[in-house]
Context: one part of a larger RNA
């Protein structure tokens, strides 16, 4: 390398856009790139195979033939393949007329609750655990009434429910704003599909400047617990979390399952539309979102029209025994912390 995979054995990039390049509906004329088929030239000799043969035999040696090419010339062929025209609509798309939604982004409202604060009541304990201390607290605590500030996060609804490419999104209004999904069938007329680079987007926790700070809470500080306890257990607590710009670029980014298409028994849910029916269900559909299960598929496990199944289907990433190691060295990225790409010795 062929060949084989890639849910869990090594393997699906976290996710979209989208260059190049590979792939690419229906017809109908041409052309004759690819593609096949005939002539003709050449593809030195020897070697290899294969017949026949010469040395007693064999190794040798000699003759013949075959073989050997992305091979050049030329004639044909016209199905698929490309390439030119031209014509269609089943791929895709606009436009029409509906629909559902935590889909984004900016402003502003609202209750509950937790803390501090300031008042009243009001007296000795509160809080905490498995038991305790630490800690608050007669300078009035905890409780309990009003009345203030200030920050975060939005109970019930709430649902294997919705939306988004994934990250993810969840009080209310209001404003800009993307996508999707039905339906009817007007419009373009292959305008698709898939991506090497490249370009965005991307939790958490960190970073960088300025704000903010209720609660939680790494680090850190006391009490306990233990043999010990840089822990689990409590009292406290700063970074952080929040808010705006800017970074970073990674997670079990998980459906451990790229992406598009097409085709294949059946039941029951439920979302958001359409269409019958019959008047309260009942049937048919599309597009999602679970469940059980048939053929088939898998090493089982399990998958099973949301495939792990069928397509010798198309594109694309990626894997080649463990450990060294997702490390070193070198590039590029970053303020950093690192990250990407990514070895070898040497060992079993």
């Nucleotide at each position: 390398c062929u060949g084989g995979g890639c849910g869990u054995a090594a393997a699906g990039a976290g996710c979209g856009c989208g260059u190049a390049g590979g792939u690419g509906g229906a017809u109908a004329a041409g052309u004759g790139u690819g593609u096949u088929g005939g002539a003709u030239g050449u593809g030195a000799a020897a070697g290899c195979c294969c017949c026949g043969g010469g040395c007693u035999u064999a190794a040798c040696c000699c003759g013949g033939g075959a073989a050997u090419g992305u091979c050049a010339u030329u004639c044909a062929a016209a199905a698929c393949u490309g390439c030119u025209u031209g014509u269609c609509u089943a791929g895709a798309g606009u436009g029409c007329a509906g629909u559902a939604g935590a889909g984004g982004g900016a402003a502003g409202c609202g209750g509950a609750a937790u803390u501090u604060c300031c008042g009243g009541u009001g007296u000795a304990g509160c809080g905490g655990u498995g038991a305790a201390a630490u800690g608050c607290g007669u300078a009035g605590a905890u409780a309990u009434c009003g009345g203030a500030a200030g920050g975060a996060a939005c109970a019930c609804c709430a649902g294997u429910g919705g939306c988004g490419a994934a990250g993810g999104c969840g009080g209310c209004u209001u404003c800009c704003u993307g996508g999707a999904c039905u339906g009817a069938a007007a419009c373009u007329g292959a305008c698709a599909c898939u991506g090497a680079g490249g370009c965005g987007c991307g939790a958490a926790a960190g970073c960088g400047u300025g704000g903010g700070g209720a609660g939680c809470a790494a680090a850190c500080a006391g009490g306990a617990u233990u043999a010990g306890a840089u822990a689990c257990c409590c009292u406290g607590g700063u970074a952080g979390u929040c808010c705006a710009c800017g970074c970073c670029g990674u997670a079990a980014a998980c459906g451990a399952u790229g992406a598009a298409a097409a085709c294949u028994u059946g039941c029951c849910g439920u979302u958001a539309g359409g269409g019958a029916u019959u008047u309260u269900u009942u049937c048919c559909u599309u597009a999602g979102u679970g469940g059980u299960g048939u053929a088939g598929c898998u090493a089982a496990c399990g998958c099973g029209a949301u495939a792990a199944g069928u397509u010798u289907g198309u594109c694309c990433g990626c894997c080649u025994g463990g450990g060294g190691a997702g490390u070193a060295c070198g590039a590029c990225c970053g303020c950093a912390a690192g990250g990407u790409u990514a070895a070898a010795a040497c060992u079993c």
Predicted 3D model of a 348-nucleotide part of an RNA (small-subunit ribosomal RNA, central domain) from a metagenome. The RNAcentral record of the full RNA draws on SILVA.